[in-house]
Context: one part of a larger RNA
């Protein structure tokens, strides 16, 4: 170094973009660098390997022969792969015309609940539990109606459903912008794929500065339970939680399934388009092709099984990551990066 694998057994990075690099459509010329073939030169002996000889055999000596390279220098072959010069459109983009859609920022704005406050009525209990207690209430609470302030969430729509590259997005309105689907053309003309470093997003919680604070609720305080209860129940409550700006950069970040491309029985949905056909005063609606996408079940086919199955875990094919008994251990030493918490790269001894 080749051989093996990564849904559940060790293995797919959280996701994107994109540089080096690796792969890379048709066609024709040129070219001859890979690549093939001839030559010649060299690849010392010895040793090994084949085959003969000599010591009684071996060992040893000894003869011949083969073999031995990313090697060189020429002389040619041009299929493929390079390099280059021209052409193409199937791939990859643009432009036009339509669609959906919690995509993503910023601004506004709304109603119902919550609590708290003021006031009207009004009295003795409210609340909690399995049962109870703490807690709140004659200083008038809880009930009820009326007003006000606040701050967080956005019922019913809602759905097996849309959207997003992941993370995640869901009252309503405006601006601003990103991605995707269809349709018929027309244009660029290989502008493609994937990516080692690199830059960026990246749930919670957590940190830093300033706001804000109903409601919940780590800590933590009381009441029960208990043998005992640093807990489950229950009264309260402070970080947080929400908003700004800036940090961290992890998750069972999950489809535990990298991306991108072609192929390969069918069957029932559902979400956007679209195109014919029936029907209607229009519509809704009824049949049928096509495409995007998103579900159930399922042939081959896979698999140790369980599953998978055109959204493959099936059959290719390019690149990337990651695995190599358990445990020490995602440690510990250095590095890197953070305010810190920590995060990342990451053994070894010594054990089973």
């Nucleotide at each position: 170094c080749u051989g093996g694998g990564c849904g559940u057994a060790a293995a797919g990075a959280g996701c994107g973009c994109g540089u080096a690099g690796g792969u890379g459509g048709u066609u024709a010329g040129a070219u001859a660098a890979g690549u093939c073939a001839g030559a010649u030169g060299u690849g010392a002996a010895a040793g090994a390997c084949c085959u003969g000889g000599g010591c009684u055999u071996a060992a040893c000596c000894u003869g011949g022969g083969g073999g031995u390279g990313u090697c060189a220098u020429u002389u040619g072959a041009u299929a493929c792969u390079g390099u280059u010069u021209g052409a193409c459109u199937a791939g990859a983009g643009u432009a036009c015309a339509g669609g959906a859609g919690a995509g993503g920022a910023a601004g506004g704005u709304g109603g119902a609940a919550u609590u708290u406050c003021c006031g009207g009525u009004g009295u003795a209990g409210c609340g909690g539990u399995g049962a109870a207690a703490u807690g709140c209430g004659u200083a008038g609470a809880g009930a009820u109606c009326g007003g006000a302030a606040a701050g967080a969430a956005c019922a019913c729509c809602a759905g097996u459903g849309g959207c997003g590259a992941a993370g995640g997005c869901g009252g309503c309105c405006u601006u601003c912008u990103g991605g995707c689907c269809u349709g018929a053309u027309a244009c660029u003309g290989a502008c493609a794929c994937u990516g080692a470093g690199g830059c960026g997003c990246g749930a919670a919680a957590g940190c830093g500065u300033g706001g804000g604070g109903a409601g919940c609720a780590a800590a933590c305080a009381g009441g029960a339970u208990u043998a005992g209860a640093u807990a489950c129940c229950c009264u309260g409550g402070u970080a947080g939680u929400c908003c700004a700006c800036g940090c961290c950069g992890u998750a069972a970040a999950c489809g535990a399934u990298g991306a991108u491309a072609a192929c390969u029985a069918g069957a029932c949905g559902c979400u956007g388009g679209u195109g014919g056909g029936g029907g209607u005063a229009a519509a809704g609606c009824c049949c049928u092709g096509u495409u995007a996408g998103u579900g159930u079940u399922g042939a081959a086919g896979c698999u140790a099984a369980c599953g998978c199955g055109a959204u493959a875990a099936g059959u290719u094919a390019u690149c990337c990551g990651c695995c190599u008994g358990g445990g020490g251990a995602g440690u510990a030493c250095g590095g890197u990066c953070g305010c810190a918490a920590g995060a990342u790269u990451a053994a070894a001894a010594c054990u089973c």